[in-house]
RNA sequence: GAUUUAUAAAGAAGAGGCGAGAGACAGGCUCAUAGACCCUCUGGCAACCUGGAAAGUCCAAGGUGCCAAUUCCUGCCAUUUGAGAAGGUCUCAAAUGGAACUAUAAAUU
Repeated sequence: GAUUUAUAAAGAAGAGGCGAGAGACAGGCUCAUAGACCCUCUGGCAACCUGGAAAGUCCAAGGUGCCAAUUCCUGCCAUUUGAGAAGGUCUCAAAUGGAACUAUAAAUU
């Protein structure tokens, strides 16, 4: 790097450094010189693995991961409702469901 499976409405920030963009992509929206993002240290959370127990669960925190906003929201499809245009279809909006994308874990390669 690839494949498969699972999860993504819960949870968890301080200091120091740097100095302009950051939130994967597009649109929206948000964060950011009152210093974001990123890096380091410390602290924390507990999703998967792991270990333990008196086991519909709970504890630990060793490995990975994570610590703004539901994966921040939407994106593709279907259904329903509403609105508009107009000839029996189209467009827009909202809600619900599903998929895709993305991220992470575990296993395989």
Predicted 3D model of a 109-nucleotide RNA (SAM riboswitch aptamer (S box leader)) from Algoriphagus lutimaris. The sequence was found by an Rfam model in a public genome assembly. NCBI's taxonomy places the organism under Bacteria, Cytophagia, Cytophagales, Cyclobacteriaceae, Algoriphagus. Of the family's consensus pairs, 97% are formed in the model.